[in-house]
Context: one part of a larger RNA
This record gives sequence, structure tokens and C1' cells, in this order.
RNA sequence: CUCCUGAAGGAACUCGGCAAAAAAGUGGUCGUAAGUUCGCGAGAAGACCUCCCUGAACCAGGCGCGCAAGCGCUUCGGUACAGGGCGCAGCGAACGAUCCUCUGGCGACUGUUUAACAAAAACACAGGUCCCUGCUUAACCUGUAAAGGGAUGUAUAGGGGCUGAGACCUGACCAGUGCCCGUGUGUCAAAAUUGCCGGUCAAUCUAUUUUUAAUAGAUUGGCUGAGUGAUAUAAGCCACGGGUGAACGUCCGCGGUAACUCUGACCGUGUUAAAGUAGCGUAAUCCCUUGCCGCGUAAGUUGCGGCCCGCAUGAAAGGUAUAACGACCAGAGGACUGUCUCCAGGAGCCGGUCG
Repeated sequence: CUCCUGAAGGAACUCGGCAAAAAAGUGGUCGUAAGUUCGCGAGAAGACCUCCCUGAACCAGGCGCGCAAGCGCUUCGGUACAGGGCGCAGCGAACGAUCCUCUGGCGACUGUUUAACAAAAACACAGGUCCCUGCUUAACCUGUAAAGGGAUGUAUAGGGGCUGAGACCUGACCAGUGCCCGUGUGUCAAAAUUGCCGGUCAAUCUAUUUUUAAUAGAUUGGCUGAGUGAUAUAAGCCACGGGUGAACGUCCGCGGUAACUCUGACCGUGUUAAAGUAGCGUAAUCCCUUGCCGCGUAAGUUGCGGCCCGCAUGAAAGGUAUAACGACCAGAGGACUGUCUCCAGGAGCCGGUCG
């Protein structure tokens, strides 16, 4: 290290009955509580039987007769019954093969997951609800694009968010943020229209002189400029008005008051968009805290029931209760044991040391 056995006790071990062994274990008959979504719970729990011999019965099979119904004969199968027998023990060995019960938490359930430290209360789920999408290119997703998925689908369809069976329910606030709708002589793009300015070409006119020409200027016309102004203007943004919470979210203070005391139904006052409703509550949430009372124990920081000014519960980041289910988590009991009091003996194997 891997096993076997153990007096008396029997969880006193320990974070925790972890581990281990032991009890139970097969099939049949009887029997089976609370609760419950009436399906379950349930193989609940629990009790008894299990081998051999004899007897007769029934079922079933086989054979024969018969159209069939059925009848007769028989025992290699099955069932229950009666009487008897043996042993400590009858699924007598081997193989195989649930420990059980009570209470609470979480998650409805079967499922899924960190391949190789986490299987769970995490994820998913059916169901609920909200938002988007009317289809020649839906919304949305992938891709620079072409294109593809969505879908050879069409709102009883598809995409996205949250919640998470079913039951009872889901309160207040639209001030802020978001989203939706509306209004606007607010702001505002390219393109368009129309001016100005510059460049350049042509024509005409004027001036000068180097006079069949050149230079300068003006006017008109054409072309042109990432030049510049004005006009009218979409969505958006902005402003204003309205709506919207199973959108992001948020849901108060202070003082006084009842004929013992305590408490405060009640009153006053300030703030706010509104001032936490039903429920639940020392909780997987409570700091103080081993809260207080009760139950359970001889003794209980755990557990269960109750209480409630809840440091810092609370209603689809859902609230509350819940049968069934769970290699989940917590507490208790029975049974059982070398887990322990407290260790002892034995078997096999491995390494080391000495000889």
C1' cells in the first nucleotide's frame, strides 16, 4: 500500500457518518401515511412465505371423436390448497442485486455545462409578456462587395429583450434617461434657381503713340473657378406639447399625542415625479447577532415554528405558497458499523535499512 477479522460500547469521530463495513438485497402474498396538480406519493413504510415428500383439485398443453359446440384419455408445463419431514439457516453455495424515514432551502420537471480541480441553486426548458418586421432588397445577421442566411418562409410567420411549468397575483411614480406620436418664420446637406467676384476667348467703343498695328480701359456675349452671397428646402438635431414601466429606473423626513408605564389608531409641519401596496421577513438578503420566545438535546453559533422600525425585502433583474422530481444544499431520527473510545491480530504486495 491492498485486503480480512474483532470484546464492550455504537457517531462519543469529524466541517460533515467523509470513508468503510455491516444490515437490507430474489421472487411471491398481504399491507401501505401525510400531502397532492388526483397522475402520483409507492417497490412508501411494514409483515409473512420461499426446501423436500404425499394427496387430490383447477388451468393449460398433447392425443382421440365430432361440421361445430363440446366430450373422453393423459401429464413433460402452471396455479393455489391440505397433510407430513429435516436443518441454526430453504433466492441455504456462486453470480447478480434499493438502506429507510422525517423537516426545511433552491430550482417546477426530463435535459445542458467549465474535454483535464466546479454538475450546481448556474444554462436550457414548455409557458408568459414587450419591441421590431407588410416582403421586387421584410426586420435582423455574415461579408469591402458580389452574394449568402432569414426562406424556396410571409404576422397562427420571422428576429430581438426580459421572465421561466401550473396556482394566487403582479401596487405607486412619465420629474430625469430612452422610445413612440405631433407641432415649429429654431438649426441644417448636396442638387436647383439667381446675383457678385476672379480667370480666359471673341466682338464693339474710347484713350495713348512706335498709327495697315500695339498697349490700356469700358461694355456686351461665350466658357470657366474645391471663389462668394441670396432664395426656397428633407430627414436629423434642437425646442415645445402629448404618450409609454413585463422601457433604464425610483418608490421620504421631523415634531407631538390615549386616565400607571409603554405604544401611537390620531394631529401638525417640510420635501417629492411618487412617497414601497399585496405578500414575505434575523431570510442563499439582518451589520448589531449566538436578536427575543418556543420546540428538539443532559448540553444546540446549526435546524424548525413564531415575533418584526426590513443596517440594506418586495412584486416578470418577478412576489408568495406549492404535489412530483434532484449524484443539489441544511437539520433530525432509525438501522448499521474500527469513523471513534483505543487500538489489536492476520494475509498478500512495494520501497528502504541491516546481515
Source information:
This is a predicted structure of a 355-nucleotide part of an RNA (large-subunit ribosomal RNA, domain IV) from a Minisyncoccia bacterium. The full RNA is in RNAcentral, with records from ENA. Lineage of the source: Bacteria > Bacillati > Minisyncoccota > Minisyncoccia. It matches the Rfam family "Bacterial large subunit ribosomal RNA".